Overview: Two RNAs folded together computationally: RNase P RNA and transfer RNA, 452 nucleotides in total. It holds a member of the Rfam family "Bacterial RNase P class A". Its family is annotated with dimeric ribonuclease P complex, tRNA processing and ribonuclease P activity in the Gene Ontology. The family's RNA type in Rfam is ribozyme. Its mean pLDDT, the model's own confidence on a scale to 100, is 79.
RNA sequence: AGAGUCGGCCAGGUAAUCGCUCACCGGAUUUCUGAUUUCAUGGAGUCAUCCGGAAAUUGGUGCCGGUGAGAGGAAAGUCCGGGCUCCACAGAGCAAGACGCCAGGUAACGCCUGGGAGGCGCGAGCCUACGGAAAGUGCAACAGAAAAUAUACCGCCUGUCCUGGUGACAGGUAAGGGUGAAAUGGUGCGGUAAGAGCGCACCGCAUGGAUGGCAACAUCCAUGGCAUUGCAAACCCCGUCUGGAGCAAGGCCAAAUAGGGAUCCUGAGGUGCGGCUCGCACUGGAUCCGGGUAGGCUGCUUGAGGUAUGCGGCGACGCAUAUCCCAGAUGAAUGGUUACCCACGACAGAACCCGGCUUACAGGCCGACUCUAUCC
RNA sequence: GGGCCGUUAGCUCAGUCGGUAGAGCAGCUGGCUUUUAACCAGUUUGUCGUGCGUUCGAUUCGCACACGGCCCACCA
Numbered sequence: 001a002g003a004g005u006c007g008g009c010c011a012g013g014u015a016a017u018c019g020c021u022c023a024c025c026g027g028a029u030u031u032c033u034g035a036u037u038u039c040a041u042g043g044a045g046u047c048a049u050c051c052g053g054a055a056a057u058u059g060g061u062g063c064c065g066g067u068g069a070g071a072g073g074a075a076a077g078u079c080c081g082g083g084c085u086c087c088a089c090a091g092a093g094c095a096a097g098a099c100g101c102c103a104g105g106u107a108a109c110g111c112c113u114g115g116g117a118g119g120c121g122c123g124a125g126c127c128u129a130c131g132g133a134a135a136g137u138g139c140a141a142c143a144g145a146a147a148a149u150a151u152a153c154c155g156c157c158u159g160u161c162c163u164g165g166u167g168a169c170a171g172g173u174a175a176g177g178g179u180g181a182a183a184u185g186g187u188g189c190g191g192u193a194a195g196a197g198c199g200c201a202c203c204g205c206a207u208g209g210a211u212g213g214c215a216a217c218a219u220c221c222a223u224g225g226c227a228u229u230g231c232a233a234a235c236c237c238c239g240u241c242u243g244g245a246g247c248a249a250g251g252c253c254a255a256a257u258a259g260g261g262a263u264c265c266u267g268a269g270g271u272g273c274g275g276c277u278c279g280c281a282c283u284g285g286a287u288c289c290g291g292g293u294a295g296g297c298u299g300c301u302u303g304a305g306g307u308a309u310g311c312g313g314c315g316a317c318g319c320a321u322a323u324c325c326c327a328g329a330u331g332a333a334u335g336g337u338u339a340c341c342c343a344c345g346a347c348a349g350a351a352c353c354c355g356g357c358u359u360a361c362a363g364g365c366c367g368a369c370u371c372u373a374u375c376c
Numbered sequence: 377g378g379g380c381c382g383u384u385a386g387c388u389c390a391g392u393c394g395g396u397a398g399a400g401c402a403g404c405u406g407g408c409u410u411u412u413a414a415c416c417a418g419u420u421u422g423u424c425g426u427g428c429g430u431u432c433g434a435u436u437c438g439c440a441c442a443c444g445g446c447c448c449a450c451c452a
């Protein structure tokens, strides 16, 4: 200098001005409204009670002014996991679903970290749904002799027969050919009529043991000639986990209407939001049609929270101390205009809240490392 | 905001414990007819929404994405 790998960060900036949402402070006084105290006591009445006035203090709302804050790394897809709420503060069994090397982290996870094994790359590094195929069932089209059952199409070898050939018959043979995605361990030497784990060496596989490691697993030794191909993102088996619904959950207030109709299920029933059985609670319920209101408050943002330092751990992460408060809308705010600067600005907009994954994305910055070439 | 489905020929739909996809209508060609329709005979149809994976092999199995559609307020 070129090519590349991994990790982290930013997501146009500054100023002026006009607006929007929320919080706090102040003012004016009253657009609407509530509470308390005091003072007056009037009206109606079925004699229970009901309706009503004035002043002061104080609150909410509205008005004016000021100060402060105001989208994301994915707010997205809704694919997982949890909190929260209701249904038995949730029970038992089956079924169903998800996950799947080992150890750890975590509130939890299908996530993350570290390790193992396999694969890719010269390398830094990257990828893996990675339990079980000698529990069982199933599938393997076409081609091919044969497709999971030990199988002889060509070839090779032996024997017999004859008409002595590109012959027939009987047998041996999985070394060679051909088919296929896949052909019954691989290479070499010996051996043989030809061959063959038939024998031997190495590699692979299986079984047993020893050593190291928490473990997955690795290494070594011995034994067995080798029986058992693949598919479990086919059924299945083993192990672990999972009750259902979702903030339009749920709670409170106000307003209004016709507290209505039809069908179905029945009392050994029905309902309690996936299927069945039990159990518990409740006593009618489900669907459709019709009617009314489409208003407010709450849930709502202080949380498994952020930042800094120290300690423990390889790490994910945990602990301690200090410090900070950082959107809360509900036709739904975070924007418009102007000026200047540069690298000329991508994907994209919170809606109950978190932890992940996945997907989209212009450009820029920082750190660690690898390979190649040249120079010192 | 939350929940749930679908995508196969021009249209409406089948299909599948994985082996190369059909039906009806439509279209095209020929026949019949003076001509058209109807009728008869024949025929073309497809990246199975897209991409990646599992498998020898994927419309089918798994994952991701795209597009389209449906439902959900309160009161009695």
Stems, first nucleotide, its partner, number of pairs: 001372010012341007020070008032060008042051003072347001076358002079356005084246004091278004096242005101115005116130001117128004131237002136235002138231003153177002155173007162165001185203006204226001205224008250298004260289006269283004291451003305324008342345001377448007386401004395432001403419005425441005